[in-house]
RNA sequence: UCAGCAGGCCGGUUUGUCGCUACGUAUUUUACGGAGAGGAAAGUCCGGGCAACACAGAGCACCAUAUUUCCUAACGGGAAGCUGUUGGCAACAGCAGAGUAGUGUAACAGAAAAUAACCGUCUCGCCUAUGGCGAGAUAAGGGUGAAAAGGUGAGGUAAGAGCUCACCGGUAGUAUUGGUAACAAUAUUAGCCGUACGCCUUAUGGGUUGCAAGAUCAUGUAUACCGGCGCAUGUAGGAUGGCUCGUCCGAUGCCGGGGGGUAGAUUGCUAGAGGUGGCGGGUAACCGUCAUCGCAGAUAAAUGACAAACAUUCCGCGAAAUCGGAAUACAGAACCCGGCUUAUAGGUCUGCUGAUUUA
Repeated sequence: UCAGCAGGCCGGUUUGUCGCUACGUAUUUUACGGAGAGGAAAGUCCGGGCAACACAGAGCACCAUAUUUCCUAACGGGAAGCUGUUGGCAACAGCAGAGUAGUGUAACAGAAAAUAACCGUCUCGCCUAUGGCGAGAUAAGGGUGAAAAGGUGAGGUAAGAGCUCACCGGUAGUAUUGGUAACAAUAUUAGCCGUACGCCUUAUGGGUUGCAAGAUCAUGUAUACCGGCGCAUGUAGGAUGGCUCGUCCGAUGCCGGGGGGUAGAUUGCUAGAGGUGGCGGGUAACCGUCAUCGCAGAUAAAUGACAAACAUUCCGCGAAAUCGGAAUACAGAACCCGGCUUAUAGGUCUGCUGAUUUA
């Protein structure tokens, strides 16, 4: 210098004019003042707080999780490790990880997919005898396959075979050492020696619904129920712009009480497992302590629009300064908090890996 790996951070700024939301103050149909989205506010996937309802106890079913230690209010989340496997030269990254008692499956090819005999090899018998047929033995060699009964060598045998032995690999048991542990290393014993995926079994956790939860107030209309009046000589009552007459309507009526709670209003609603900084502990997640700060609360939903200057990146003309043009992401709180996942222009920091060049 180039190409990468891992983990963080920032993610436009200032001014002016006109608006929006809640709050405070005042001289209250108004004016002034300071304040007003995020790292994911998103998906609503997991956990918790809070709330209503349900709930004697036990079992089955269903769903989720499944290596170790630690963190946490909690988690199916996180940190640091262990084992196996895949990708990468590497830094590193992805995936899997309870049990195996019982039981099932393994396409095509192949004789056979775990009670292995197709070719081959060996023994015996018969015959028309360098061969053929039949009976048996054999997992060395060939062939098929993703996978073929641990590997190499020697002994052994009719030919062969962990049949026996030596070494190597694996599995299981035991012991020692290291580690909190998963586990690792070493020694030793047993010839114990196919692989993959399921069913199944075991352990742990899970009551349901979500702030449109829930609580309080409550006009109109209709009205359970209660009391009073009235119920046919069109009575009470209503309409006809105020009164009387007239006309019309007229018992499912009028007046009062009353419970329920629709529209609406208030509350829940934001001081919380809070933020920032220092110090201390821990590899880390995280924890402790001290100081300091006050930081959206809308309800069909405010947090905006316009103008100017600056900043960053790219392009063009320049030797350069300048100048001109373009771009500046993903996105938009709705009860709150901890995580996970997904989206994100551009910039920046730390550590590490590989290659190249120079000294």
Bacterial RNase P class A from Paludibacter sp., 359 nucleotides, folded computationally. The gene name in the source record is rnpB. Rfam family: Bacterial RNase P class A. About the family: Ribonuclease P (RNase P) is a ubiquitous endoribonuclease, found in archaea, bacteria and eukarya as well as chloroplasts and mitochondria. Gene Ontology terms of the family: tRNA processing, ribonuclease P activity and dimeric ribonuclease P complex. By type it is a ribozyme. NCBI's taxonomy places the organism under Bacteria, Pseudomonadati, Bacteroidales, Paludibacteraceae, Paludibacter. Its mean pLDDT, the model's own confidence on a scale to 100, is 75. The RNAcentral record of the sequence draws on ENA. The model forms 94% of the base pairs in the Rfam consensus.